Large-subunit ribosomal RNA, domain II from Pyrobaculum oguniense TE7, 729 nucleotides, folded computationally.
The organism belongs to Pyrobaculum oguniense, within Archaea.
It matches the Rfam family "Archaeal large subunit ribosomal RNA".
Model confidence (mean pLDDT): 86 of 100.

Context: one part of a larger RNA
């Protein structure tokens, strides 16, 4: 792990609400008693308890037979639609009591229904659905392990070193030194037993062992080691001190009790069908994993016509986003301008004075701003009225029970706030996940397409159609050569800046009187222009930039020299003989491009179209949409043997977690009533039928003595889960 078997919302009491039942302005009796084969059960029993009046702290005072609306129903009238009138209940108006208060106004109650009892659900108190602490106290057992001390006992192989003392002999005035010898001291050496446990962070690590083995090392006459007896006990003891040890257990042993200790924490909580179906907000909280009220889901009653989330249209609220600079406030440039005087510089002998700069204040021009508006949308709201949609098959609204839930998340939009930024943090509309299957998206909770009662046919969505892999190796025109790409989006978007890649489209300007480019060739004289310079001749640097010859040739656009020289370029002319040369836009495409386990960024194969742009036929493709069958569920009508059942008719009913509602199956047991069984109960095992299903029946086999229907009622009542308990394997 699996198999059998155990295993979790129960009981009283009080209180609330519904359901049934009973008697009803009343309803019950409690304790306790009488009866009784003492069992069921009838009696008895009024103390007391709710209820029949409220209001007041208390004195104390002390309540609708009225009016209006109008469902249902009844009644009239109509041939309907309907229209009149009465109108339980409802529902407003008025009126009443009582308190407070001068008073006005205000509370709270008034035109009569309770109450017992039994069943349901809930809630509080009790252990309160089950399972689990760490922990605290009482009182007991423990020092056979260990720690520490007491008593009395045992134990240390060998070998080394050679302290004082003594002896002898040398020295020395002595005190004393010194060699030799002799002694044998020591928490002295080195090493078995014996203790201990250092390294290898070795072996082992379901072991030999719940601390062992090997190797290595440490002590081994001591503060040694050890036997045996005794002493110290839990907030205590014992500790050469580690919270170390006190019986494999120690920051307070261990048993048993308090005890079902508490656990806003975890985990689990058992049969089936049908119906609705949330919420992770708003406020409070020693509150942020809890709970309380609302809102959001459920049922059940009143109620008896409107209610509205959309769209338009009038009237009204707003001050956002933009934008603006009229107020505040900030801010660059520049003027003015001052009855400011802080700094500078100059004049002066001082008293000043000029001039700049700086404050202030105005003007232009420029720039901003949650807490700045001359203004100012979109949107958003509140009231009307119209569409449109919901509603007599009952909305809206009211009043009651039960809840769940107050950890949300994703996409979209607000170019929303805060963040450099986040699968980042908040908010607010709609939407889906949650709680949503089913097709697409390789796989993928929220992209896309669609809201799944069952059976079964067809048609389509999103996406696809070369092969995995259902449909085109479809059909016209264009790009791309990068394997770019085969990616809608979100994810997982690859940028700023670059490209004589390659297509498209647009503007200009030169071309046969011959452009562009390449090739030949010219490119001069004055003059080395003038300055400045050591020199500068085009070509450091300043000034000027003329004139002739000419096809045409700069007082020179670059290289270059020390200065020259030289060598291109402009600018001409000749060969050539047709397009050319600069801008500007638009498609693809390239560089830019570096990451960690392994190609890994099409889903594989692979693709030159099976990539990309346009167009077009066609097929495939969902539980979607159509059709045929068929089941439930509310709801209407009618019947009928009325907690229901048949028949017909409605439905833009039938996904669902938390959760509410409603019918059922099945176990065990009690009464009642019908039955079956040794000619073969129950269990069990295999099967076939019947149920949406929990089951349920037959049928055979085993098996060998009890069993089951129906009509009620009872309860320790349904197992797959809890590292669940316990026994088997």
């Nucleotide at each position: 792990g699996c198999c059998g078997g155990g295993g979790a919302g129960u009981g009283c009491a009080c209180g609330g609400c519904c359901g049934u039942g009973g008697c009803g302005a009343g309803c019950c009796u409690a304790a306790g008693g009488g009866g009784u084969u003492c069992a069921a059960c009838c009696c008895c029993g009024g103390a007391g308890g709710c209820g029949u009046a409220g209001g007041g702290a208390a004195a104390c005072c002390g309540a609708c037979a009225g009016c209006c609306c109008g469902c249902a129903g009844c009644g009239g009238g109509g041939a309907a639609a309907c229209c009149c009138g009465c109108g339980a209940g409802g529902g407003g108006c008025g009126g009443g009591g009582u308190c407070u208060g001068a008073a006005a106004g205000g509370g709270c109650c008034c035109g009569u229904a309770g109450u017992c009892a039994c069943g349901g659900c809930c809630g509080u108190g009790c252990g309160a659905c089950c399972a689990g602490a760490a922990a605290c106290c009482g009182g007991g057992c423990g020092a056979u392990c260990u720690a520490g001390c007491c008593c009395u006992g045992g134990g240390c192989a060998g070998g080394g070193c050679g302290a004082a003392g003594c002896g002898g002999g040398g020295c020395g005035a002595a005190a004393g030194c010194c060699c030799c010898g002799u002694g044998g001291a020591g928490g002295c050496c080195c090493g078995a037993a014996g203790g201990g446990g250092u390294u290898c962070u070795g072996a082992u690590g379901u072991g030999c062992a719940a601390a062992u083995c090997g190797u290595u090392c440490c002590c081994a006459u001591g503060a040694c080691c050890u036997g045996g007896g005794g002493c110290u006990a839990g907030g205590g003891g014992c500790a050469a001190a580690a919270g170390a040890c006190c019986a494999a257990u120690c920051a307070a042993g261990c048993c048993c009790g308090g005890u079902g200790a508490u656990a806003g924490c975890u985990g689990g909580u058992u049969c089936c069908c049908c119906c609705c179906g949330a919420a992770g907000c708003g406020g409070g909280u020693c509150c942020c994993a809890g709970c309380c009220c609302g809102g959001c889901c459920u049922c059940c009653c009143c109620g008896g016509a409107g209610g509205u989330u959309g769209c338009c249209g009038g009237c009204g609220g707003g001050g956002u986003a933009g934008a603006g600079u009229a107020c505040u406030g900030a801010u660059c440039g520049g003027g003015g301008g001052u009855g400011c005087g802080g700094g500078a510089g100059c004049c002066g002998a001082a008293a000043g004075g000029c001039u700049c700069c700086g404050g202030c204040c105005c003007c232009c021009g420029g720039u901003c701003a949650a807490a700045c508006u001359c203004c100012g949308a979109a949107c958003c709201u509140g009231c009307c009225g119209g569409c449109g949609c919901c509603g007599u098959a009952g909305a809206a609204g009211g009043g009651g029970g039960g809840a769940g839930g107050c950890g949300g998340g994703g996409g979209c939009g607000g170019u929303g706030g805060g963040g450099u930024a986040a699968g980042c943090c908040u908010c607010c509309g709609c939407u889906c996940c949650g709680a949503g299957a089913c097709g697409g998206g390789a796989a993928c909770a929220a992209c896309c397409g669609a809201g799944a009662c069952c059976g079964g046919g067809g048609u389509u969505a999103a996406g696809g159609c070369c092969c995995c892999c259902a449909a085109g190796u479809g059909c016209g025109g264009g790009c791309u050569u990068a394997g770019u790409g085969u990616c809608a989006a979100u994810c997982u978007c690859g940028a700023a800046g670059g490209g004589c890649g390659u297509c498209c489209c647009c503007c200009g300007c030169c071309c046969a009187a011959g452009a562009c480019a390449g090739c030949g060739g010219g490119a001069c004289c004055g003059u080395g222009g003038g300055c400045c310079u050591a020199a500068c001749a085009g070509c450091a640097g300043c000034c000027a930039u003329c004139g002739g010859c000419u096809a045409a040739g700069c007082a020179a656009c670059g290289c270059g020299u020390a200065a020259c020289a030289g060598c291109g370029g402009a600018c001409c002319c000749g060969c050539c003989g047709a397009g050319g040369c600069g801008g500007g836009g638009g498609g693809c495409c390239c560089c830019g491009a570096a990451g960690a386990u392994g190609u890994a960024c099409a889903g594989g194969g692979a693709c030159u179209a099976a990539g990309c742009c346009c167009g077009c036929c066609g097929c495939c493709g969902a539980u979607a949409c159509c059709c045929c069958g068929g089941g439930c569920c509310u709801c209407c009508g009618g019947c009928c043997g009325u907690u229901g059942g048949c028949c017909g008719g409605a439905g833009u009913g039938c996904g669902g977690u938390a959760g509410g509602g409603g019918g059922g199956c099945g176990c065990g047991g009690c009464c009642g009533u019908g039955g079956g069984g040794c000619a073969g109960a129950a269990g069990c095992c295999g099967g076939g039928c019947c149920g949406u299903g929990a089951g349920g029946u037959c049928c055979g086999g085993u098996g060998g003595a009890c069993c089951c229907g129906c009509g009620g009622c009872c309860g320790a009542c349904g197992a797959a889960g809890a590292u669940c308990c316990c026994g088997g394997c």